[in-house]
RNA sequence: GGAGGCUGGGCAGCCGCGUUGCGCAAGCACCGAGGAAAGUCCGGGCUCCACGAAGUAAGGGUGGCGGGUAACGCCCGCCGUGGGCGACCAUAGGGAAAGUGCCACAGAGAGUAGACGGCCGAUGGAGGCUGGGUCGCUUGCGGCCCAAACUCACAGGUAACGCUGAAAGGGUGCGGUAAGAGCGCACCGGGGGCCUGGUAACAGGUCCUGUCAUGGCAAACCCCAACCGGAGCAAGGCCGAAUAGGGACCCCGCGCCAGAAAUGGCAGGAGCGCUUCGCUCUUGAGGGUCCGGGUUGGCUGCUCGAACCGUCUGGCAACAGGCGGUCUAGAUGAAUGGCUGCCACCCGUCGCAAGACGGGUACAGAACCCGGCUUACAGGCCUCC
RNA sequence: GCGAGAUAGCUCAGGCGGUCAGAGCGUCGGAUUCAUAACCCGGAGGUCGAGAGUUCGAGUCUCUCUCUCGC
Numbered sequence: 001g002g003a004g005g006c007u008g009g010g011c012a013g014c015c016g017c018g019u020u021g022c023g024c025a026a027g028c029a030c031c032g033a034g035g036a037a038a039g040u041c042c043g044g045g046c047u048c049c050a051c052g053a054a055g056u057a058a059g060g061g062u063g064g065c066g067g068g069u070a071a072c073g074c075c076c077g078c079c080g081u082g083g084g085c086g087a088c089c090a091u092a093g094g095g096a097a098a099g100u101g102c103c104a105c106a107g108a109g110a111g112u113a114g115a116c117g118g119c120c121g122a123u124g125g126a127g128g129c130u131g132g133g134u135c136g137c138u139u140g141c142g143g144c145c146c147a148a149a150c151u152c153a154c155a156g157g158u159a160a161c162g163c164u165g166a167a168a169g170g171g172u173g174c175g176g177u178a179a180g181a182g183c184g185c186a187c188c189g190g191g192g193g194c195c196u197g198g199u200a201a202c203a204g205g206u207c208c209u210g211u212c213a214u215g216g217c218a219a220a221c222c223c224c225a226a227c228c229g230g231a232g233c234a235a236g237g238c239c240g241a242a243u244a245g246g247g248a249c250c251c252c253g254c255g256c257c258a259g260a261a262a263u264g265g266c267a268g269g270a271g272c273g274c275u276u277c278g279c280u281c282u283u284g285a286g287g288g289u290c291c292g293g294g295u296u297g298g299c300u301g302c303u304c305g306a307a308c309c310g311u312c313u314g315g316c317a318a319c320a321g322g323c324g325g326u327c328u329a330g331a332u333g334a335a336u337g338g339c340u341g342c343c344a345c346c347c348g349u350c351g352c353a354a355g356a357c358g359g360g361u362a363c364a365g366a367a368c369c370c371g372g373c374u375u376a377c378a379g380g381c382c383u384c385c
Numbered sequence: 386g387c388g389a390g391a392u393a394g395c396u397c398a399g400g401c402g403g404u405c406a407g408a409g410c411g412u413c414g415g416a417u418u419c420a421u422a423a424c425c426c427g428g429a430g431g432u433c434g435a436g437a438g439u440u441c442g443a444g445u446c447u448c449u450c451u452c453u454c455g456c
Stems, first nucleotide, its partner, number of pairs: 001385007009343007017032002020029003034363001038374002041372005046232004059228002062225002064078005079093001080091004094223002099221002101217003116162002118158003123155002125152003130147008170188006189212001190209008236300004246291006255266004267283006307326008344361007386456006394410004403441001412428004434450005
């Protein structure tokens, strides 16, 4: 330096709190927070709801391989990739030749590439020293044609170099070329087939391939694979006072007028509608009995459980199994605390020192239970490399 | 136990990631006015709650944490 684990004040006395048990009572006895009880990020048990079964669609997260597990996004082992001299660490690690989309700015060009600078200009074009041929004549000049060093950088060629960018369509070298280029070759890398090892991911070997054929992003849409019903102890069950309100039945009773009644008019009430107004229904007041809902609340769910400890066996391990032992919080306006003494550690002051005095001892606190993850944590201890 | 949110002093926008960090009110300066207000012109003010990751690039996507609010 790296990896992993444990502990997280101890003992005694006194007072106090909560559950349970005993007791007529006073009281006595047992037990009484955590590694994270936290965040509520995953997974399960349990409960209710939905659903004939299965499947599909939608939505959701997960994502190398194998194993563990009740299950998991967790754990173990292994593989690949990246980092470190190393012990070791990190890894949301399927698919980019299924499709769609995006790649700002800069830059010539950003994905069936691209010619800005630079290089070349072989080929074609223009000019052209010189040479040759032919024609004309004024006999050493002119015209035409051919070849052509050289010049231009016009058509064009070129992705080796520069420039821009996160990224410029394999890399290095040699050859090649007008200049260049997988254009050719060697090596490295890539792709495909086969063989061997391995359960597999994958690794190694070998052969072929330069038409090597197609950059990145999927924590963009999407595709593929396997998985997942929803809500949550404020679930759910039982009891249930007073007041108020709802319903059924019975009793008294049936607004006024017209009419034998049906019905009509007036009046009241309720509902719809924003008011006016309109439509529909209906008729007052009281007493009694019963029923259902369930507000405050009480009981239950509630803690014995994939439990913990020890040991043995199997397994590299996670873990599984056998045997023996233990009972270990159940509060609800919510208990689990305080004081004293001694000891341990830390800090401050005094002191040469021994020591004395004072202060402090992390993070945090159950609320149905369990398995994980993540986060917080003064100090101390152990093991391995 | 369940759910929502955090962007300037306040109230809020920000689409499928890019030069996009904005609006209104407030504040500061100027102009106007005798002076003030209003109107007009100009400016400042932001670790986008914090930290990691993906990406060339994060206010935006993902994870972890903090805080606030509601049932």